[in-house]
RNA sequence: ACUCGAAAAAGGCAAACCGUUCGAAAGGGCGGGACGCAAAGCAAGGGACCUAAGGCGAAAAAUUCGCUAUGGCUGCCCGGCCGCCGGU
Numbered sequence: 001a002c003u004c005g006a007a008a009a010a011g012g013c014a015a016a017c018c019g020u021u022c023g024a025a026a027g028g029g030c031g032g033g034a035c036g037c038a039a040a041g042c043a044a045g046g047g048a049c050c051u052a053a054g055g056c057g058a059a060a061a062a063u064u065c066g067c068u069a070u071g072g073c074u075g076c077c078c079g080g081c082c083g084c085c086g087g088u
Stems, first nucleotide, its partner, number of pairs: 001088002004086002012037002017032006035075001041081002045078003049072002054068006
C1' cells in the first nucleotide's frame, strides 16, 4: 500500500424480544438479552426507506383523508474520516 479475511490470538459491538425512560410518531437513551458483524468504529453529504408534530390542500358534525422533513435510520447502498489482528 491492497476491490484481501482462510486459520488464529487479544479484545470489541449487539438484532429480535423484555423492563424503564424521552418523543406526536418514526425512533432514541439506559439496563437485561444475543441474531449476527472485520469496520455492526465515527459521521445524515447523496440515494433508498420509516414517520408526519407543524404547514398546505380536500371533504366535513365529531373528525377524516392526501401532500410535505425541518424529524428519524449508518445493522440498506454509495461517498468521506479513522482503526485492531492476520495475509499479500
The RNA shown here (c-di-GMP-I riboswitch aptamer) has 88 nucleotides. The model forms 100% of the base pairs in the Rfam consensus. It matches the Rfam family "c-di-GMP-I riboswitch aptamer". For this family Rfam cites "Identification of 22 candidate structured RNAs in bacteria using the CMfinder comparative genomics pipeline" (Weinberg et al., Nucleic Acids Res, 2007).